Transfer RNA from Rhodopseudomonas pseudopalustris, 73 nucleotides, folded computationally.
It matches the Rfam family "tRNA". It is annotated as a transfer RNA.
RNA sequence: GAGCGCGUAGCUCAGACGGUAGAGCACGUGACUUUUAAUCAUGGGGUCGAGGGUUCGAGUCCCUCCGCGCUCA
Repeated sequence: GAGCGCGUAGCUCAGACGGUAGAGCACGUGACUUUUAAUCAUGGGGUCGAGGGUUCGAGUCCCUCCGCGCUCA
């Protein structure tokens, strides 16, 4: 330098064909328990890597850039 893949909640990951974002764990609160843990109930948390474009509508499609990984030179 070139090609490919990945980037979504604190973490690990979902999210055929574009239709308005979710699970598990973690965290807060309450119940239970002598206490902790466990269990049960409930709650909060995301400008979907950044910026543009297409569209009535973009996590999803297109372009550029950033970061990480792999391969080639």
Record summary:
RNAcentral records the identical sequence in 3 taxa.